[in-house]
Context: one part of a larger RNA
């Protein structure tokens, strides 16, 4: 040195566990802000670093419920002052108060800082100064004032409202790639994805047929199952990919524009009487009328077309008013009666009563005994209860020890939902029949070219949108039915509204797992977007476990009044806070063999 065996260190593997994640499903909720938000700064405790919580009223203040004995948050154990059945702490509803930045909004500005100015109101001799309020822009209204230029209009000023900023995912709509794949690549493809912009909701969007379909039908959008990788599209490569029709799911219909007509404005036109003035006779009367244009109200909304006028018929509540006067007719309008409907669309706005939920909570049934043991719940006996033998705790494994769990009970305050009432609104008529004389969405369909969308790449290419140029009809009309014509069939663009079924999860709350279990599972189980790095966009860790319980080793010795030991002592164990296990590698100490 080098083998081995024994003890050791070192070091933290692997078992165990979990306080934390990970995914789903149910339920609510889907926003927050100028009444000042999301995120921060600085503060605030007796003493106070970080973490929570609060806000100069500052781990908290009122108040109404809960509950009931201790209690002053956590690391983090002590002290020191207090509080507290006259009921604290706690918990939950409502309220005050909430310093600075931040949309930041009185000017400014290198965030958390600097400077105002006007009103009131303090206070000085007087100024300085102190307190509260007010003061940003932008859009609508409405108002008052007013130029050039008379009237006007721009402006201007005040006043009320709204608006502005943040948020995870879902929508809508504008702009839009490139790796990729085609085994290269250019059409294609990735993909209308990614990413940027705008902007809305609790869903959005879409929606009541100019559909489809096929000799038979259907009857608004939506989503999903299938149809079907089918029909097709396609350097016919790579690839892209439907639609009818059937099944579910959920179901809801609806207002306008126009003819016609009434009122008001304006503008042209008419002047002594034609015409008007509901409608018939007699009066009367006249800037009354015509005609166009806005603006309100009636009216009207359809596809066996529909609706307006005109006439003609069947038909319909009651009273009062009104249309120049009277008489008889119509015709509006109010009222009452009847009969409906409503606050998600078709009009809209609150209250109250009631259930039955939410935000604190509260009743809840039953086991002893013996031995082992540091300790029962495990073992042995003999019981009990179950609408409760889910689950976690408790010194080992507990239906019956604790918190609970089946089932039940409860609300001052706030609030969700549904009902009902108040209430708000509509109807009180329509219909039939005849009239091709009026309406029925126009720079709009169409079309020519340029593009794009539609499973469809220009193709034979409809259909949808749209940039230029042309440019219709109005029901005998016009569009579609995948070139186009033609019969036939559907359907009625060029205005709007509409719950549900579907997408979502940053939040609350319940639940559940052949999901992790500490190099896993969130970057994060711990001071985690922390420490740290970066000039900055930003990138970004490590770090869990004593024990049923500190009983955390009084005391005595060594040692340097140390670190660590020897003893004692705690304890079931030292497990001794470098603390559960405690493997390798690594390093040593003793013995034996061996060079």
């Nucleotide at each position: 040195g080098g083998c081995a065996a024994a003890c050791g260190g070192u070091g933290g593997a692997u078992g165990c566990c979990u306080a934390g994640g990970c995914a789903c499903c149910g339920a609510g909720a889907g926003g927050c802000g100028a009444a000042g938000a999301a995120a921060g700064a600085c503060g605030u405790g007796g003493g106070a670093a970080g973490c929570u919580g609060c806000g100069a009223a500052a781990a908290g203040c009122u108040u109404c419920g809960g509950g009931g004995a201790g209690c002053u948050g956590c690391u983090a154990a002590a002290c020191a002052a207090g509080c507290g059945u006259c009921g604290a702490u706690c918990c939950g509803g409502a309220g005050a108060u909430a310093u600075c930045u931040g949309a930041a909004u009185g000017g400014g500005g290198a965030a958390a800082c600097c400077c105002g100015u006007c009103a009131u109101a303090g206070g000085u001799a007087a100024u300085g100064c102190u307190a509260u309020g007010a003061c940003a822009c932008u859009u609508a209204c409405a108002a008052a004032u007013g130029a050039a230029a008379a009237g006007a209009u721009a402006g201007u000023u005040u006043g009320u409202a709204a608006g502005g900023g943040c948020g995870a995912a879902c929508g809508a709509g504008g702009c839009g790639a490139a790796c990729u794949g085609a085994a290269a690549c250019a059409u294609c493809u990735u993909a209308g994805u990614a990413g940027c912009c705008u902007u809305a909701g609790g869903a959005a969007g879409a929606g009541a047929a100019a559909a489809c379909a096929a000799g038979a039908g259907u009857g608004a959008u939506u989503a999903u199952c299938u149809g079907a990788g089918u029909a097709g599209c396609g350097g016919c490569g790579a690839g892209c990919g439907a639609a009818a029709g059937g099944g579910u799911a959920g179901a809801a219909g609806c207002c306008u524009a126009a003819a016609c007509u009434a009122u008001a404005u304006g503008u042209a036109u008419g002047u002594u009487a034609a015409a008007g003035u509901c409608u018939g006779a007699c009066a009367a009367u006249g800037u009354u009328g015509u005609a166009c244009a806005u603006a309100u109200g009636g009216g009207g909304u359809c596809g066996a077309g529909g609706g307006a006028u005109a006439u003609a018929c069947u038909g319909a509540g009651u009273u009062a008013u009104a249309a120049u006067g009277u008489c008889a007719g119509u015709u509006a309008u109010a009222a009452c009666g009847a009969g409906g409907a409503g606050u998600u669309a078709a009009a809209a706005a609150a209250u109250a009563u009631g259930u039955a939920g939410a935000u604190a909570u509260u009743c809840g049934a039953a086991g002893u005994g013996c031995a082992u043991g540091g300790g029962a719940a495990g073992g042995c006996a003999c019981a009990u209860c179950a609408g409760a033998g889910a689950a976690g705790g408790u010194g080992a494994u507990a239906a019956u020890c604790c918190u609970g769990u089946a089932g039940g009970a409860g609300g001052a305050a706030u609030u969700u939902a549904c009902a009902u009432a108040u209430c708000u609104u509509c109807u009180u008529a329509a219909g039939u029949a005849u009239a091709a004389g009026c309406c029925c969405g126009a720079g709009u369909a169409c079309u020519u070219u340029g593009g794009g969308a539609c499973a469809c790449g220009a193709g034979g290419a409809a259909u949808c949108c749209u940039g230029a140029g042309g440019g219709a009809a109005u029901u005998a009309g016009u569009g579609a039915g995948g070139a186009c014509c033609a019969u036939c069939u559907c359907a009625u663009a060029a205005g709007g509204c509409u719950a549900a079924a579907u997408a979502u999860u940053a939040c609350u709350u319940g639940g559940u797992g052949a999901c992790c279990g500490a190099u896993a599972g969130u970057g994060a189980a711990c001071u985690a977007g922390u420490a740290c790095c970066g000039u900055g966009a930003g990138g970004g860790a490590a770090a869990g476990g004593u024990g049923a319980a500190a009983a955390g080793u009084a005391c005595u010795c060594c040692a340097a009044u140390g670190c660590g030991g020897a003893g004692a002592g705690u304890g079931a164990a030292a497990a001794g806070u470098a603390c559960c296990u405690g493997a390798a590698a690594c390093c040593g100490u003793u013995u034996g063999c061996u060079u």

The prediction has a mean pLDDT of 83. Predicted 3D model of a 595-nucleotide part of an RNA (large-subunit ribosomal RNA, domain I) from Deltaproteobacteria bacterium YD0425bin50. Lineage of the source: Bacteria > delta/epsilon subdivisions > Deltaproteobacteria.